[in-house]
Molecule: transfer RNA
Organism: Candidatus Ryanbacteria bacterium RIFCSPHIGHO2_02_FULL_45_17b
RNA sequence: GCGUCCUUAGCUCAGUGGUAGAGCGUUGCAUUCACAUUGCAAAGGCCGCAGGUUCGAUACCUGCAGGACGCA
Numbered sequence: 001g002c003g004u005c006c007u008u009a010g011c012u013c014a015g016u017g018g019u020a021g022a023g024c025g026u027u028g029c030a031u032u033c034a035c036a037u038u039g040c041a042a043a044g045g046c047c048g049c050a051g052g053u054u055c056g057a058u059a060c061c062u063g064c065a066g067g068a069c070g071c072a
Stems, first nucleotide, its partner, number of pairs: 001071007010024004018055001026042005048064005
C1' cells in the first nucleotide's frame, strides 16, 4: 500500500429500514438477626465521526478514525 471483518449501556453481546434490548454489573426496596440467594423497581445509549439515499437509517451507500486478520 491492497483486501476482509468489527465499532450499539460500565463489560460481553443481540437487533439488518418504522424514533433500541438481554445477561452480568451499579443503585433502591422487599426477604434475613446479619450476609448470601431470590423477587420487584430504577439509573445508565442522541447506536465511533461526517456526508448521502429514503416519508423514515443502529440497519443501505461513500469518506474518515480506531481495532483484528490476511496479502505484498